[in-house]
Context: one part of a larger RNA
RNA sequence: CGCAGGAUACUUGACGGGAUGGUUUCCUAGUACGAGAGGACCGGAAACCACGGACCUCCAGUGUUCCAGUUGUUCCGCCAGGAGCAUCGCUGGGUAGCUGUGUCCGGAAAGGAUAAGCGCUGAAUGCAUCUAAGCGCGAAGCCCACCCAAAGAUGAGGUAUCCCUCCACUUCGGUGGCUGAAGACCCCUCGAAGACUACGAGGUUGAUAGGCUGGACGUGUAAGUGCAGCAAUGUAUUUAGCUAACCAGUACUAAUCGGUCGUGAGG
Numbered sequence: 001c002g003c004a005g006g007a008u009a010c011u012u013g014a015c016g017g018g019a020u021g022g023u024u025u026c027c028u029a030g031u032a033c034g035a036g037a038g039g040a041c042c043g044g045a046a047a048c049c050a051c052g053g054a055c056c057u058c059c060a061g062u063g064u065u066c067c068a069g070u071u072g073u074u075c076c077g078c079c080a081g082g083a084g085c086a087u088c089g090c091u092g093g094g095u096a097g098c099u100g101u102g103u104c105c106g107g108a109a110a111g112g113a114u115a116a117g118c119g120c121u122g123a124a125u126g127c128a129u130c131u132a133a134g135c136g137c138g139a140a141g142c143c144c145a146c147c148c149a150a151a152g153a154u155g156a157g158g159u160a161u162c163c164c165u166c167c168a169c170u171u172c173g174g175u176g177g178c179u180g181a182a183g184a185c186c187c188c189u190c191g192a193a194g195a196c197u198a199c200g201a202g203g204u205u206g207a208u209a210g211g212c213u214g215g216a217c218g219u220g221u222a223a224g225u226g227c228a229g230c231a232a233u234g235u236a237u238u239u240a241g242c243u244a245a246c247c248a249g250u251a252c253u254a255a256u257c258g259g260u261c262g263u264g265a266g267g
Base pairs, nucleotide, nucleotide: 001152005163006162007161008160009159010158011157016148017147018146021049022048023047024046025045026044027043033038051106052105053104054103055102059100060099061098062097066093067092068091069090070089071086072085073084074083075082076081111143112142117137118136119135120134164266166177167176168175169174178264183261184260185259186258187203188202189201190200191199208254209253210252211250212249213248214247215246218242219241224237225236226235227234228233
């Protein structure tokens, strides 16, 4: 820009892509078959492998924004307690998120037309013949079915809902005025969305982010003080103190005030 008015939701599916895998064990059954040795078809059940998708409850990583321990050194006047630097100084753990080695799920079933093949009826050829006319069955293959994308599918689809019902002049091409809907955007607060954009949640009729409060999770019993000990240290207060990204609540802070586009009933 188009999709013969504008808009918001939800869709159909032409077409395209993906997937389609394998092994073992058990039952049927030591049955059919076979002298025996051996040993099924058909049908049913259960595991597992490879591959793929999703997810983070469990397991396991990471987690330089959390907690603790600890070495050297500098500083906060000193003690105590801390901070900086040393690969995050080193070490032990670890929330969210992201991950796999973890968890869940997938290949199925059904249908249609067929291949080889097996048939029915049946002539040419009074018989016979699956074929010549006609009809049926038949495969991990084909078309569907399953998953994804998809109306620029210009053949531009469908459904539902919402919105706009002016004035004057005119050389009939327009010009001036009034009006500015539904809806969208700008802007702002953000996000399990993201390079930017886009997408999604919100903007006071508000829980969008921060803060605060409570909780969860993590770490592992803070500081100060008392007591015991010459002291290192231990112990009580104390399952303490602190606690990121998590879950809620709460307008305290910031989403203020605003602006722009889009028209007037549709060849």
A computed fold for a 267-nucleotide part of an RNA from Candidatus Polarisedimenticola svalbardensis, annotated as large-subunit ribosomal RNA, domain VI. It was read from a public genome assembly. Its Rfam family is "Bacterial large subunit ribosomal RNA".